[in-house]
């Protein structure tokens, strides 16, 4: 330069065929203890990288940027 893949929660990653985004860990309250841990139970946390498109409806298809990674040269 040319090609492939990735980008969703603090962090690891799910997310089926396009139909109101999930989970373990982490946090926070409570409850169990003399206390901590475990372990119950509740709960906060998301503009799904960005900007445009498609479409009655996009994390989910197309374009294009930009950011790691990988390969060829």
């Nucleotide at each position: 330069g040319c090609g492939c893949g990735c980008a969703u929660a603090g962090c690891u990653c799910a997310g089926u065929u396009g139909g109101u985004a999930g989970a373990g860990c982490g946090c926070u309250u409570c409850g169990u203890u003399g206390a901590c841990a475990u372990c119950g139970a509740a709960g906060a946390g998301g503009u799904c990288u960005a900007u445009g498109g498609u479409u009655c409806g996009a994390g989910u298809c197309c374009a294009u940027a930009u950011g790691c990674g990988c390969g060829c040269a």

This is a predicted structure of a 73-nucleotide RNA (transfer RNA) from a Patescibacteria group bacterium. Lineage of the source: Bacteria > Bacteria candidate phyla. It matches the Rfam family "tRNA". The family's RNA type in Rfam is transfer RNA.